The prediction has a mean pLDDT of 86. c-di-GMP-I riboswitch aptamer, 87 nucleotides, folded computationally. Of the family's consensus pairs, 95% are formed in the model.

[in-house]
RNA sequence: CAUUGAAAAAAGCAAACCACCCGUAAGGGUGGGGCGCAAAGCCUCCGGUCCGCAAAAGUAGCUGUAGCGGAAAGCGGGGCUGCCAAG
Numbered sequence: 001c002a003u004u005g006a007a008a009a010a011a012g013c014a015a016a017c018c019a020c021c022c023g024u025a026a027g028g029g030u031g032g033g034g035c036g037c038a039a040a041g042c043c044u045c046c047g048g049u050c051c052g053c054a055a056a057a058g059u060a061g062c063u064g065u066a067g068c069g070g071a072a073a074g075c076g077g078g079g080c081u082g083c084c085a086a087g
Stems, first nucleotide, its partner, number of pairs: 001087001003086003012037002017032006035074001041080003045077003049071005057063002
């Protein structure tokens, strides 16, 4: 250091599921748990996904585009920062 994560060591995070709580929902918080993770640390800027409301259009129930609001950073890209080791 704008490279790498094969081997090693120290540490870290924590999927499903369960309990309680929050939210209309997607989902979130705390505890247990441990599938995995070299950024599974942080940020919704881009694409996509998901939820709520919903012009238009169709419609028996209802479906649902535009639009508005929201969710996930463990969907991908991008930005910022960082541990250990190798080179």